[in-house]
Context: one part of a larger RNA
RNA sequence: GGAUCUACGCUGGCGGCGUGCUUAACACAUGCAAGUCGAACGGGGAUGACAUUUUCGAAGCGAUUAGUUUACUAAGAGUAGAGAAGAAAUCAUCUUAGUGGCGGACGGGUGAGUAACGCGUGGGUAACCUGCCUUACACUGGGGGAUAACACUUAGAAAUAGGUGCUAAUACCGCAUAAUAGGAGAAGACGCAUGUCUUAUCCUUGAAAACUCCGGUGGUGUAAGAUGGACCCGCGUCUGAUUAGCCAGUUGGCGGGGUAACGGCCCACCAAAGCGACGAUCAGUAGCCGGCCUGAGAGGGUGAACGGCCACAUUGGGACUGAGACACGGCCCAAACUCCUACGGGAGGCAGCAGUGGGGAAUAUUGGACAAUGGGGGGAACCCUGAUCCAGCGACGCCGCGUGAGUGAAGAAGUAUCUCGGUAUGUAAAGCUCUAUCAGCAGGGAAGAAAGAAAUGAUGGUACCUGACCAAGAAGCCCCGGCUAACUACGUGCCAGCAGCCGCGGUAAUACGUAGGGGGCAAGCGUUAUCC
Numbered sequence: 001g002g003a004u005c006u007a008c009g010c011u012g013g014c015g016g017c018g019u020g021c022u023u024a025a026c027a028c029a030u031g032c033a034a035g036u037c038g039a040a041c042g043g044g045g046a047u048g049a050c051a052u053u054u055u056c057g058a059a060g061c062g063a064u065u066a067g068u069u070u071a072c073u074a075a076g077a078g079u080a081g082a083g084a085a086g087a088a089a090u091c092a093u094c095u096u097a098g099u100g101g102c103g104g105a106c107g108g109g110u111g112a113g114u115a116a117c118g119c120g121u122g123g124g125u126a127a128c129c130u131g132c133c134u135u136a137c138a139c140u141g142g143g144g145g146a147u148a149a150c151a152c153u154u155a156g157a158a159a160u161a162g163g164u165g166c167u168a169a170u171a172c173c174g175c176a177u178a179a180u181a182g183g184a185g186a187a188g189a190c191g192c193a194u195g196u197c198u199u200a201u202c203c204u205u206g207a208a209a210a211c212u213c214c215g216g217u218g219g220u221g222u223a224a225g226a227u228g229g230a231c232c233c234g235c236g237u238c239u240g241a242u243u244a245g246c247c248a249g250u251u252g253g254c255g256g257g258g259u260a261a262c263g264g265c266c267c268a269c270c271a272a273a274g275c276g277a278c279g280a281u282c283a284g285u286a287g288c289c290g291g292c293c294u295g296a297g298a299g300g301g302u303g304a305a306c307g308g309c310c311a312c313a314u315u316g317g318g319a320c321u322g323a324g325a326c327a328c329g330g331c332c333c334a335a336a337c338u339c340c341u342a343c344g345g346g347a348g349g350c351a352g353c354a355g356u357g358g359g360g361a362a363u364a365u366u367g368g369a370c371a372a373u374g375g376g377g378g379g380a381a382c383c384c385u386g387a388u389c390c391a392g393c394g395a396c397g398c399c400g401c402g403u404g405a406g407u408g409a410a411g412a413a414g415u416a417u418c419u420c421g422g423u424a425u426g427u428a429a430a431g432c433u434c435u436a437u438c439a440g441c442a443g444g445g446a447a448g449a450a451a452g453a454a455a456u457g458a459u460g461g462u463a464c465c466u467g468a469c470c471a472a473g474a475a476g477c478c479c480c481g482g483c484u485a486a487c488u489a490c491g492u493g494c495c496a497g498c499a500g501c502c503g504c505g506g507u508a509a510u511a512c513g514u515a516g517g518g519g520g521c522a523a524g525c526g527u528u529a530u531c532c
Stems, first nucleotide, its partner, number of pairs: 001532004007527004013401006019394002021359001026357003030354003035102003040099002043096007052087005060079002064075005109312003118237008128229002133225008141175001143173002150165006181205001182203003186199005210217002238284003245275002250272004255267003287309004291302004314335005337348004365391001367390003373387001374385004404434004414425004438473001441467004448459001476521005481502003487516005497504002
């Protein structure tokens, strides 16, 4: 000099873009963060329609009777059937607890562990898997038994668990059929050792599911692709020898088991190997990289934000389901902690987004929206999405702008100094003439929106444009002995104090404190810490 996820002191006008628990992987109240499909299924509920049926039943017509003023009044069997209520069906629309499907293995967080094939780089798999997606070929035949929901009921404070009975499916299970699928041996070709490929043969195993608004959407098998993953190897990857020997599934073989697959991965048996001063083992520290900082470079430091990989999800262990997990918002066990309890027993996991307590020098809102991008489900409409897009807070950083411009000597006043003449502040101010960025006010007002048209913007009445208006509302911080740009006065008197180094201060201190003046940087300035 440069840099920082900085912090602290003083100060603080505006905007854009970034960025914000480096400490306790400490404990967490509350809300939200993963659902969706009724075009898989049977129920339940709501609304409506159509006709049937049961009960009640208005207006109208009205035999007949009574009264009389012979034309009216009153009663009225019966007929009529508007309408109302109910019942069990059917159909349509909406809704949904449950069964079922897909997704909860992505996305988001953190860096505790890990010195390792973890990561980086370059290869290998003739030792492997791959849901959804794409392509090609073939198929989608015929049956069965259950079970949730529901009803009744038992136990329990609850969480929940059990019993009896009924029912459906794209849930579950056989059967049929099929292959370039599986298995077996044979021949040929090839290679990279185990082997690989092709051909024909034989054997057995061995699939499926329907829905529909009739347009489609699905289901099964095989072969390939794409994508994603798994494993292996070469090289590289911090410090300590005041850590020199380490290791018994240890090293190798044979045979098996297991796995998607190779392998002591596991097991039985056999052999006694294997690693190590080219640093094994042990101990300490640490996620790795693209990058970032610095430097002319070589190098040194670092691994925040963004991107890739890995590991973890209160601590430890385990498997289940599944194409994929040994699974952050799944399950089981153990432990610690917290909560509920009728004391028998239960519930929980913010290193998701906000937020709280605590720790700390120190780090933000319990905000808006799915409008865009993307993800999950769905045929779609759409639903969900604290991913994301935005807004809020913080000069935390970078960048931009402003706090006015011109003129103005009576060199005003004030202040400081003085040899009392003056000198400095100083064109600085005032005054005069202008301008209007930003802020404030008013009017207009986006792009980001793409899909046949239409509709669709959280941001946001924001950016931006225009108009009027007023110099008004907007400057501090550090330093002035040398290094190092910038000097005087007073106070103090080795005191109080300063200080990065040299060093200042003991009565004329340009070094302490204050003032005037000056220098530097500037919405910042200075200090502290760390790196080059």